[in-house]
Context: one part of a larger RNA
């Protein structure tokens, strides 16, 4: 100069993108931040409809809409957050082969016939509660046997093992125990075969600093059998044998979460990793594992421990390093807002319903941009400060005056875009026995938080918008006065002890302007 998640100090019109706890990974009141599915079940607790009865108060029916709790499915392993750890299980960049894989997608095959529970519910007990037991009852896409076996595993090549589930909509013939059996249409289930993305694992590369850490290792390097994992392997465990690392810096202590970037520089370095993006790690603290396709799981379990709440003293609850928001450190960092309208995700046939992801508004000159604070004419160069050789000079076309113009801001009034899909209803086509049902295709129709906001018309009127800091050299810019080595100033030289351009004021001038200075950081 430039830079900046900045802070401070004086000032402050207006908008549009961006950004906002760098400290105590310090404690947390309080509300939300993952939940859906009746098109998987048995069902009806609450609402609203019908139907039946009634003493007119009410009662009775799951029959409809729909649904609380349950049983099951899928998702809570994504999204959000934070950098404590972590010098290498990690990250980067280029590779390996011994791997797994829910949903998506391709295609083969199937999809038979059985059987016992159990919760809810009810009847009890126990408890202050959290919450538990016992006996009865019932369902299922939940559990379990049995067949079959294309393919798959295993194989001594003879042969062994080992699968499933249903639901939903329609309906011409046939058949019916009047439930339905068939037919079809979707949409699931099992086995397996490529895929696609996404993970695991393996060796190299590259990337701090300290030798006032010189040696350090026994599951420690290797092999051999076994183990175990989805998977290669001291990963384990037995047994054999002594090896392997290390001044090219092992080992140990120290700080440090890394990259794309980011700042700075002409480069080559340096410097730094906050916001976005990709990996990693952590979830109050230290362990462990169950589930499960993935976890050793932020808002899941169990054990310890501290810290805090609640008890009837037996006992039991809790985790904001999600959004907001408190306390509390700090120089210092937002609102307990709206809204699912959009993309995006979870579940659902689907209408939807969840979504502090997200999209918006809202405070904060915290930073980049933009715009205004008016423009033209005006000289007897007014009055007024300042200076003065007292003649005069300078602020200064500055102002009054005279003509304009309307950005912004104020008012008034019209109004968006971001929507187009899903879904309904019309046509045409497909599949089907169908004018059902699903698929494609085209029209129509429905949906906005931001907002009565942006933006666009008018309406008045120069009317409501300028400060900072500097002026002795360095450095752009000078004088009066007050003070008297005092007060005071100072980035470095240095200024002040009676004519201080250097300190305090006043007028003048420079410099940058919604900003200007200081003070900290990197180059």
């Nucleotide at each position: 100069g430039a830079u900046u998640g900045a802070a401070c100090g004086c000032u402050g019109g207006c908008g549009g993108c961006a950004u906002g706890c760098c400290u105590u990974a310090c404690a947390c009141a309080u509300g939300c931040a993952a939940g859906u599915c009746g098109a998987g079940c048995g069902g009806u607790a609450a609402c609203a409809g019908g139907u039946c009865u009634u003493u007119c108060g009410g009662g009775a029916u799951g029959c409809u809409g729909a649904c609380g709790a349950g049983c099951g499915g899928c998702g809570g392993a994504c999204g959000g957050g934070u950098g404590a750890g972590u010098a290498a299980u990690g990250c980067u960049u280029g590779g390996g082969g011994a791997u797994c894989u829910g949903c998506c997608u391709u295609g083969u095959a199937g999809u038979g016939g059985g059987g016992g529970a159990u919760a809810a519910c009810u009847a009890c007990u126990c408890g202050a509660a959290a919450g538990a037991g016992u006996g009865g009852c019932u369902a299922a896409u939940a559990c379990c046997g049995c067949a079959u076996g294309a393919g798959a595993u295993c194989u001594a090549u003879g042969g062994a093992u080992g699968a499933a589930a249903g639901c939903a909509g329609g309906g011409g013939a046939c058949c019916u125990u009047c439930g339905g059996g068939c037919c079809u249409u979707g949409u699931g289930c099992u086995a397996c075969u490529a895929g696609a993305g996404c993970g695991g694992c393996c060796g190299a590369u590259g990337g701090c600093a300290g030798a006032u850490u010189a040696g350090g290792u026994a599951g420690u390097g290797u092999g051999u059998a076994g183990g175990g994992u989805a998977a290669a392997g001291g990963c384990c465990u037995a047994c054999c044998a002594a090896g392997g690392c290390g001044a090219c810096g092992a080992u140990c202590g120290g700080u440090a979460g890394c990259u794309g970037g980011u700042u700075u520089g002409a480069g080559a370095g340096g410097a730094u990793g906050g916001u976005c993006a990709g990996c990693c790690a952590c979830a109050c603290u230290g362990g462990a594992a169950c589930u499960g396709a993935g976890a050793c799981a932020c808002g899941g379990u169990c054990c310890a421990g501290a810290c805090a709440c609640c008890u009837a003293c037996g006992g039991g609850u809790g985790g904001c390093a999600g959004c907001a928001g408190u306390c509390g450190a700090g120089a210092a960092u937002c609102a307990u807002u709206c809204a699912c309208a959009a993309u995006g995700g979870g579940c659902g046939a689907a209408a939807g319903c969840c979504u502090g992801a997200u999209g918006g508004u809202g405070c904060g000159a915290c930073g980049c941009c933009g715009c205004g604070u008016g423009g033209g004419g005006g000289a007897u160069g007014a009055a007024g400060g300042u200076c003065c050789u007292a003649g005069g000079a300078u602020c200064g076309u500055a102002a009054a005056c005279c003509c304009c113009u309307g950005u912004c801001a104020u008012c008034u009034g019209c109004a968006a875009a971001c929507a187009a899909a899903c879904c309904u209803c019309c046509u045409g086509g497909u599949u089907g026995a169908a004018u059902a049902g699903g698929c494609c295709a085209g029209g129509a129709g429905c949906u906005g938080a931001u907002a009565g906001u942006a933006g666009c018309a008018g309406a008045a009127g120069a009317g409501g918008a300028a400060g900072g800091g500097a002026c002795g050299g360095c450095u752009a810019a000078c004088u009066c006065c007050g003070u008297g080595c005092c007060a005071g100033c100072a980035g470095c030289c240095g200024c002040g002890g009676u004519a201080a351009u250097a300190c305090g004021g006043g007028g003048g001038u420079c410099c940058c302007a919604a900003g200007c200075g200081u003070u900290g950081u990197u180059c």
Molecule: small-subunit ribosomal RNA, 5' domain
Organism: uncultured prokaryote